[in-house]
RNA sequence: GGAGGCAUAGCUCAGCUGGUUAGAGCGUUCGCUUCACACGCGAGAGGUCCUGGGUUCGAGUCCCCGUGUCUCCA
Numbered sequence: 001g002g003a004g005g006c007a008u009a010g011c012u013c014a015g016c017u018g019g020u021u022a023g024a025g026c027g028u029u030c031g032c033u034u035c036a037c038a039c040g041c042g043a044g045a046g047g048u049c050c051u052g053g054g055u056u057c058g059a060g061u062c063c064c065c066g067u068g069u070c071u072c073c074a
Stems, first nucleotide, its partner, number of pairs: 001073007010026004019057001028044005050066001052064003
């Protein structure tokens, strides 16, 4: 230099052919339980879906520029 993949909660990841309110596990907070802790159970908080633009009645999802990261080729 060329090609391709990925970017969604603190972490690891789902999200179907574009359609009501974006979810799970772990973690975290509170409560129950215990003499206490752990385990277990219940409830909650936490998101500019990487940035900017486009298409559309409607975008996490499709298109384009950029950034970061990984792989391959040279």